[in-house]
Context: one part of a larger RNA
RNA sequence: GAAUGAACGCUGGCGGCGUGCUUAACACAUGCAAGUCGAACGGUAACAGGAGAAGCUUGCUUCUUGCUGACGAGUGGCGCACGGGUGAGUAAUGCAUAGGUAACGUGCCCCUUAGUCUGGGAUAGCCACUGGAAACGGUGAAUAAUACCGGAUACUCCUUCUAGCUUAAUGUUAGUCGGGAAAGUUUUUCGCUAAGGGAUCGGCCUAUGUUGUAUCAGGUAGUUGGUAGGGUAAUGGCCUACCAAGCCUAUGACACAUAGCGGGUCUGAGAGGAUGAUCCGCCACACUGGUACUGAGACACGGACCAGACUCCUACGGGAAGCAGCAGUGGGGAAUAUUGCACAAUGGGCGAAAGCCUGAUGCAGCAACGCCGCGUGGAGGAUGACACAUUUCGGUGCGUAAACUCCUUUUAUAUAAGAAGAUAAUGACGGUAUUAUAUGAAUAAGCACCGGCUAACUCCGUGCCAGCAGCCGCGGUAAUACGGAGGGUGCAAGCGUUAUUC
Numbered sequence: 001g002a003a004u005g006a007a008c009g010c011u012g013g014c015g016g017c018g019u020g021c022u023u024a025a026c027a028c029a030u031g032c033a034a035g036u037c038g039a040a041c042g043g044u045a046a047c048a049g050g051a052g053a054a055g056c057u058u059g060c061u062u063c064u065u066g067c068u069g070a071c072g073a074g075u076g077g078c079g080c081a082c083g084g085g086u087g088a089g090u091a092a093u094g095c096a097u098a099g100g101u102a103a104c105g106u107g108c109c110c111c112u113u114a115g116u117c118u119g120g121g122a123u124a125g126c127c128a129c130u131g132g133a134a135a136c137g138g139u140g141a142a143u144a145a146u147a148c149c150g151g152a153u154a155c156u157c158c159u160u161c162u163a164g165c166u167u168a169a170u171g172u173u174a175g176u177c178g179g180g181a182a183a184g185u186u187u188u189u190c191g192c193u194a195a196g197g198g199a200u201c202g203g204c205c206u207a208u209g210u211u212g213u214a215u216c217a218g219g220u221a222g223u224u225g226g227u228a229g230g231g232u233a234a235u236g237g238c239c240u241a242c243c244a245a246g247c248c249u250a251u252g253a254c255a256c257a258u259a260g261c262g263g264g265u266c267u268g269a270g271a272g273g274a275u276g277a278u279c280c281g282c283c284a285c286a287c288u289g290g291u292a293c294u295g296a297g298a299c300a301c302g303g304a305c306c307a308g309a310c311u312c313c314u315a316c317g318g319g320a321a322g323c324a325g326c327a328g329u330g331g332g333g334a335a336u337a338u339u340g341c342a343c344a345a346u347g348g349g350c351g352a353a354a355g356c357c358u359g360a361u362g363c364a365g366c367a368a369c370g371c372c373g374c375g376u377g378g379a380g381g382a383u384g385a386c387a388c389a390u391u392u393c394g395g396u397g398c399g400u401a402a403a404c405u406c407c408u409u410u411u412a413u414a415u416a417a418g419a420a421g422a423u424a425a426u427g428a429c430g431g432u433a434u435u436a437u438a439u440g441a442a443u444a445a446g447c448a449c450c451g452g453c454u455a456a457c458u459c460c461g462u463g464c465c466a467g468c469a470g471c472c473g474c475g476g477u478a479a480u481a482c483g484g485a486g487g488g489u490g491c492a493a494g495c496g497u498u499a500u501u502c
Base pairs, nucleotide, nucleotide: 001502002501003500004499006498007497008496009495010494013374014373015372016371017370018369019367020366021332026330027329028328030327031326032325035078036077037076040075041074043071044070047069048068049067050065051064052063053062054061055060056059085285086284087283094210095209096208097207098206099205100204101203104202105201109198110197111196112195113194114193115192116191117151118150119149120148127140128139129138130137131136157179158178161175162174163173164172165171184190211257212256213255218248219247220246223245224244225243226242227241228240229239230238260282261281262280263279264275265274266273267272287308288307289306290305291304311320312319313318338364340363341362342361346360347358348357349356350355377407378406379405380404388397389396390395412439413438414437415436416435417434421429446491447490448489449488450487451472452471453470457486458485459484460483461482467474468473
């Protein structure tokens, strides 16, 4: 000098765009953050309408009826593995770059081919009875489906065996034994099943790179390799049995400490050094530890089970919860915001659609936290006013500065008009941005420094005191270095200080 997710002191007019718990991965009151589909299903608790019946006050009340719009609870489908948060762990099961997969998977989407035949038994809701304080259940009867289960058919699918070609292993072609599908609704559509291909997204493997300490020198028994089997979508000690005794290591094994990684960011002429907030990609985690289930996909933040700690409810028998989602609270801290509005836009889930949901997102609020822009007036104005400071008492400085005259209206205030963002409709932002008119210099300047480095000097007070200080150093009676004043210098809605990096 540059920089910061900064903080502190003094000060503070406006706008645009960004940014905002770096500390306790500490504990959390309250609300919201993942639902949707009646065009899968049986139905009808609520609302609205229709129809029927009864009563009368003749336009109302009551009752019945799923008939219609719809729809609580329930069965079923899809989604909940995305989006959002955090960085605890992790020094390599991670990340980055380049490859491999003849060792693999892939719901929804696209293309191609073929099919969608025939039967069956349950079960929830509902009803009846019943346990419990609650959470939550139990028994019986009956019922539906695109829920579940048989049978048929099915090439190329899976699998056994044989033959040909081929390879390091493998692979591929032909035949053959056995096995495997489907769901309806209808007017079309939309679905369902099998096989093949694509796209997308992933799994696994290899190489190279990836912090410090040698005051860490030896480490390792599933350890290293083989055979066989299990397991997986798939290779593999991934797991098991048996066999062999290997494997890593001064090119730093093992141990300890620290740490998410990268694109990037800051600095620097560069090489490099430091860093990893916001945004993007990957990874890991979801009170702590473990486990699997469902599913195309999880070993699953707002799912399940077990154990633990903590908190809460209880009728003492037993139960409930997990903000590192958005707000918000306590605590910690030098320090970091609203318990806001809207789904109008973009995107996501479900749905044929209308639409519903969406603290993603779009906006608004708070904070000079940062960057950028604008303003706090312009021109004229000397017998050089007053005050203040200084003085050699003549004067000098402040100083064209003020007053005064003439202008302007960015901004401000008031009134009126008023968008784009949306395409037929639909605008949270928002009567916002912006525009016009009126008023009137009207509403708007501070902070640090002035011995040298380093731009800027005098007076008074103090008297090695009080104090200053980044370094050198200043102060003991004439202090340009302390404190005040006048004057000056530098930056400016900021200016200084502190901390950290280059």
This is a predicted structure of a 502-nucleotide part of an RNA (small-subunit ribosomal RNA, 5' domain) from a metagenome. The full RNA is in RNAcentral, with records from SILVA. Its mean pLDDT, the model's own confidence on a scale to 100, is 84.